[in-house]
Parts: sequence; structure tokens; C1' cells
RNA sequence: CCAUACCAGCCGGGGAGCUAGCGGUGCCCUGUACCUGAAAUCCGCUAUAGCAGGGGUGGAUUCCCUUUUUGAGGACAGAACUUCCAUGUAUUGAGCCUUUGUCUUCUGCGUUGACGAACGGGUCUUACGCAAUCGUGAACCGUGAACCAUGUCAGGUGGGGAACCAAGCAGCAUUAAGCGGUCCACACGAUGUGCCGCAAGGUUGCCUGUUCCGAGCAGGGAUACUGGAUAUCGCAUGGAAGGGAAGUUCGAUUCAAGGGUGUAUGG
Repeated sequence: CCAUACCAGCCGGGGAGCUAGCGGUGCCCUGUACCUGAAAUCCGCUAUAGCAGGGGUGGAUUCCCUUUUUGAGGACAGAACUUCCAUGUAUUGAGCCUUUGUCUUCUGCGUUGACGAACGGGUCUUACGCAAUCGUGAACCGUGAACCAUGUCAGGUGGGGAACCAAGCAGCAUUAAGCGGUCCACACGAUGUGCCGCAAGGUUGCCUGUUCCGAGCAGGGAUACUGGAUAUCGCAUGGAAGGGAAGUUCGAUUCAAGGGUGUAUGG
């Protein structure tokens, strides 16, 4: 150095989880790289870390070690940002209403007198009176009691020798309770009726009459100012969800380089 036989090794790996730790069944990612049995309130093992049985390959491109390229996926960590809730802020910024002014253009009103001023009235509050309306009662009229209202009581009934007497139904009349009506008219009470009368109060705002003055006034928009209310937007703080950056870590696959390697027999 070669051949033969046997044997070591290999026939997937990784993540989370479980575990004193290691591996497996189960879940997930890669990938295609033997078969069978049992195995999550678990199965087996002990840093030489699956067990039991069977099969293939087998000393090197294939096994082992070191260094390197690539980075599926996972774990920890949780920023910006979004939504919701609570609290605060009336300004550190907006939005709402109001006062005053300026500008603008459109509309409406205006010498049949705008705006303004003075006097007055109404609207507003309270009190009294009156009227109206409503209600109740009285008064008047009508109706109105089978028997338990009255008067008169036909018939009939009772008493009587008779004359007559008695009780009394129906009917009729008058009434009680009740029911209905009444232009006017009486009494009492009430009110978002009338401001009719008469006072007091009020004068912010609105309407209106008289007088004076003599040409603008009002509304819409923009802008600045005054005052006010509101936590609606924004902002701040805290909390609850979503979201997923930086960072740390494990890491299959992939890409290379270098190194290492058994026993026996024979030549």
C1' cells in the first nucleotide's frame, strides 16, 4: 500500500414545554434521512444520559472534531403608534354664545322721516272693585206616589130592621222625594276670562303714541376687542387592550477550509 472478515460510528435535526438533569411519545419549524412495541395525572436512562427486538451501511465526498458562511422558526424583552376609560386644564391651543368697532358685498327698510333724545303708555308683579264665564243653591213652570202621603172616594166590603155609619181599592186632584225647563231676574263660590275701574311697584328687554333732530339703519360674511358658559376637540397624568421597533438568546437547513480515525488475517 492492497484484499478479506469483524467492529466503532451512522441510518435526521432543532425550538418551546415537562424534568434534578438527559432523551422519547405529544405540539411547532425545517426537511425526507430504517422497521416493530409501550409511553403525559407519562415511558426509559444517569453527564458514557432513551429502553426492548430486528434490519441496512460501514473506515471515508458519507463518521468525528475545530473554525466559517447563511438564517426557517422559537423564547425573553417590550419603544413609537392606535383605541377606550378615569381625572385635570376654561386657556399654554381651538370650538360656542355675547358686547363694541373696522372692512366687505348682497338683501330688506328709510324724507309717507332711519338712528338717536325727551315725555308717556302697554307688556311684567302685587292689592281692591266691577263685569264675563262656569258651578251650586233659591224662585217660577211642568212632570211626578198601585200599596208603606193627603183630600175626595164610583164599584164592591163590613155594621144596622131602616135611616145612615165605618174602613177603604181603582180613578181624579194637590203635593213630598226625584226629574226636566226658565229671555230677564236673586244669593254664594271659583278662575291663565276682561286690563274695565283704581292704586302701588318695576323701567333689563320688546312694542307703541307725541315732540325734537335730519340720513342712515338692520341682517349675512371676515377680522380685532369685552364678558360669560360648556370639559366637545386638543393637551397633560394614570389605567386597560391592540400593536410590534431596538436589544439579548437558542437555532435546523445551507456554504466552505483544515484536521483525526479501530481490530484481526493474508499478500